[in-house]
Context: one part of a larger RNA
RNA sequence: CUUACGGCUAGACGGAAAGACCCCGUGCACCUUUACUAUAGUUAUAUAUUGUAAUAAUGAAUUUUAUGUGCAGAAUAAAUGGGAUGUUUUUAAAAAAGACUUUUAUGAAAGUAAACUGUUUAAACACAAGUGAGAUACCAUUCUUAGAAUUUUUUAUUACUUAUUUUUUUUUUAAAAAAAAACAUUAUAUAAUGGGUAGUUUGACUGGGGCGGUCGCCUUCUAAAGAGUAACGAAGGCGCAUUAAGGUAAGUUUAAAUUAUUUUAAAAUAAUUUUAAAGCGUAAUAGUAUAUGCUUGCUUGACUGUAAGAUUUACAAAUCGAACAGGGACGAAAGUCGAUUAUAGUGAUCCGGUGAUUCUGUGUGGAAAAGGUCACCGCUCAUCGAAUAAAAGGUACGCCGGGGAUAACAGGCUAAUCAUUCUCUAGAGACCCUAUCGACGGAAUGGUUUGGCACCUCGAUGUUGGAUUAUCGCAUCCUGGAAUUGAAGAUGAUUCCAAGGGUUUGGCUGUUCGCCAAGUAAAGCGGUACAUGAUCUGAGUUCAGAACGUCGUGAGACAGUUUGGUCCCUAUCUACCGUAAG
Numbered sequence: 001c002u003u004a005c006g007g008c009u010a011g012a013c014g015g016a017a018a019g020a021c022c023c024c025g026u027g028c029a030c031c032u033u034u035a036c037u038a039u040a041g042u043u044a045u046a047u048a049u050u051g052u053a054a055u056a057a058u059g060a061a062u063u064u065u066a067u068g069u070g071c072a073g074a075a076u077a078a079a080u081g082g083g084a085u086g087u088u089u090u091u092a093a094a095a096a097a098g099a100c101u102u103u104u105a106u107g108a109a110a111g112u113a114a115a116c117u118g119u120u121u122a123a124a125c126a127c128a129a130g131u132g133a134g135a136u137a138c139c140a141u142u143c144u145u146a147g148a149a150u151u152u153u154u155u156a157u158u159a160c161u162u163a164u165u166u167u168u169u170u171u172u173u174a175a176a177a178a179a180a181a182a183c184a185u186u187a188u189a190u191a192a193u194g195g196g197u198a199g200u201u202u203g204a205c206u207g208g209g210g211c212g213g214u215c216g217c218c219u220u221c222u223a224a225a226g227a228g229u230a231a232c233g234a235a236g237g238c239g240c241a242u243u244a245a246g247g248u249a250a251g252u253u254u255a256a257a258u259u260a261u262u263u264u265a266a267a268a269u270a271a272u273u274u275u276a277a278a279g280c281g282u283a284a285u286a287g288u289a290u291a292u293g294c295u296u297g298c299u300u301g302a303c304u305g306u307a308a309g310a311u312u313u314a315c316a317a318a319u320c321g322a323a324c325a326g327g328g329a330c331g332a333a334a335g336u337c338g339a340u341u342a343u344a345g346u347g348a349u350c351c352g353g354u355g356a357u358u359c360u361g362u363g364u365g366g367a368a369a370a371g372g373u374c375a376c377c378g379c380u381c382a383u384c385g386a387a388u389a390a391a392a393g394g395u396a397c398g399c400c401g402g403g404g405a406u407a408a409c410a411g412g413c414u415a416a417u418c419a420u421u422c423u424c425u426a427g428a429g430a431c432c433c434u435a436u437c438g439a440c441g442g443a444a445u446g447g448u449u450u451g452g453c454a455c456c457u458c459g460a461u462g463u464u465g466g467a468u469u470a471u472c473g474c475a476u477c478c479u480g481g482a483a484u485u486g487a488a489g490a491u492g493a494u495u496c497c498a499a500g501g502g503u504u505u506g507g508c509u510g511u512u513c514g515c516c517a518a519g520u521a522a523a524g525c526g527g528u529a530c531a532u533g534a535u536c537u538g539a540g541u542u543c544a545g546a547a548c549g550u551c552g553u554g555a556g557a558c559a560g561u562u563u564g565g566u567c568c569c570u571a572u573c574u575a576c577c578g579u580a581a582g
Stems, first nucleotide, its partner, number of pairs: 001582007010574003014569002022403004027399002029395004035200005041193008051160007059152008068143001069110001078142005086125003097121004102115005164180007203215003212232001216238006239384001240281001241340002246299007254277001255274008279288002282345001284343003303326004309320003315385001328337003351378007359371002410457001411455001412453003416450001418446006427437002464539001465537003469531001470528005477502003480497006504518005545563004549558003
C1' cells in the first nucleotide's frame, strides 16, 4: 500500500414523516357571542274547529213619553213645512176638559208635565200688537237632552252539554263511567322573542406577523435644470367659503427700517432707504405694482345653444379653449364679461325621487301606468375605481394547500451595542501627567453579548442545562523567565516574554450565571452548529388533562404561576481504532 474481518459513531447539512412552530390562501372544520341573516321552539292577538242559556255593563236601531228660558214680548218661542173660519170638550149615562186644594217627577226658583179626593164651571185657544222667525189652535217631519220597552253588537261573569280533550273499566273496535269543557287542542295569518339550530362574514399595506399607524384629494422637498419617478422618507393643508370676496368702468399704491416732532404708551405727521420685503378668504408653491392689491359707481356673463383645436391619459375620468348664434351688464369708445390670481373643497354604476318634455305607450282610437330624453336631488359607498341593502370573535383539539417569496435555533454579512488595545493629557498622586489611577475626546482590533439584515435550509439543519469524550486560541488563573516601581526586607502593584503541564469538592436553584461552605500553587477567559441527543439524560422551555391569579359577555388568552406528560434507527460510504493475510 491492497484485501478481508471486528469495532466506534465525528461527517455524509445521515434515514424516517410534502414542518405540527411562523406567515400566506378573498382554503376547511369545530366552538363562542349584545357580528349579520335566517329558522325550530315559545308567547300574544285574530279567524276557523265553536254550541245553548242567564245576569250586568256598553254601543246602535225602532216604538213611545217627556224635554228646549239671550233681549223685546201676556210668556220657558228647539227647527222646517202644511194650514184659516177653524180646533178641543160638554149638552142621555159613563169617560174626559178648565179653575181651586193635595201628592209625584224635573228644576236654584218662577214654571212645566202627570196623578188623585172633594168642590165648582160653559167655555178654552187661534187672526191684530211686539219679533230676524208666530202660534202647544191643529197636523206632519227632524234635531238637542232625558226616561221606558223591544231587537241587536261588544265585553265580563256564571250555568249547561252535544262538539272537543283527558282518565278508568269492560269487552272489543265499539260502548259505559268519571273529570274538564266551548276554555284546551289543532290549523292559518300577523307581531315579539329566539346561538336552541343553521349558513356565512370578520379588509389591505407592513423591513415576519400582531399591536400602533395609514388608505381619497391639494402644495413643497426628496426628483438628479423637459414630463414622470419609490419608501411605515421630510413638512403642511382639504372634505369649504363668498350676492360679493362675482362682472365692468374709473381712481389709487403697499410693507419695513432709520431720523425728527407730538404723545405716558399705542400711534400720528414729515424726510430718507429698499422693486416689493405688503396684500391677494384659506395650506404651500408659482404669479402679480402700467395690478391679479385697495377704494368708489353701475350691475348679475355665478347666461342659453354650440364648439375648431389642444393638454393629460391603459380605460374611465380630468383640464384649457379661439370662434358662431341668441338675448344682456358695464364703458364715451376700443372693448371686457360663460364666476372667484392659479393649483384642494370630492364619489362611477344600479335603485329611488322631483320638475320639464313636438318622444314611445301592448289589435286599433282616446286616457293612464310604465319607459325614453333634458335638468336636479338622495352615499365619511373616507378600505374614498365604490365585492352585499345587510356581517364580530376563539382554536394549545385542530386540518389541508403552499412558502426558506416570511419569523423563532444555528450559520453568513454588518459591528450600532459589546470586549480588548493604542493614543491625547485636564486632573488625582504633598511637589511631579504617565510608580499607580486617569475624565472629556481620538484611532484601531476582535467577532464571545444585545441587536440590524432576511442570504442557504420550512418534500424538517432537534432547542437550554447536565453527563461523557475532547480539540484549538491566548486577550495567562497557577507554575517558568524578565522590566519598572511612590521596589529597604517581606508582601505587593503595573508591564513584557511564555500555551509544556495543570486548573477542586460540596449546599441552594432546571439553571448557565450567581451566593454560601470547605479548600488549593491555581480554582483562567473564550472558540469549536451557544463543540458533542444515528453517545446518554430530559429538570426547564414548547402539544393534548387539570387548577390558581388576572384579562375577556363568551369561546378562550397570558416571556404569569402550579402539577402531569412515549427521546426511534440492525452503520452502506468517508474518517478513526484494532486484528489477519499478501